[in-house]
RNA sequence: GAUCGGGCCCUGUGCGGCAGAAAGCUAUGAACCCCGUCAGGUCCGGAAGGAAGCAGCGGUAAAUAGCCGCUUCUGGGUGCCACAGGAUUUCCUGGUCGGA
Numbered sequence: 001g002a003u004c005g006g007g008c009c010c011u012g013u014g015c016g017g018c019a020g021a022a023a024g025c026u027a028u029g030a031a032c033c034c035c036g037u038c039a040g041g042u043c044c045g046g047a048a049g050g051a052a053g054c055a056g057c058g059g060u061a062a063a064u065a066g067c068c069g070c071u072u073c074u075g076g077g078u079g080c081c082a083c084a085g086g087a088u089u090u091c092c093u094g095g096u097c098g099g100a
Stems, first nucleotide, its partner, number of pairs: 001097007009086006015079002018075005024067005034059004042051003
């Protein structure tokens, strides 16, 4: 001096982690305009029966709170973790060759 490989640089993919959202679970949750059951009472009927249905109870809707990090989605100046590719003026490192 040349050349090759690696580091450094860039990109992509993946993985973990952080944050948010959805879903899931629990709780609360409708005087009536949700559902079911409808005591008492009311209505129809000679009766047998039937009808509507308040309160109460139960289950839920919208919604709220908590839990969960099992699941899904989104995001990044998350890590300098893995893989691949790209760029190579400079810098670091290793090998080979040539010259002095």
Molecule: Bacterial small signal recognition particle RNA
Organism: Dehalococcoidia bacterium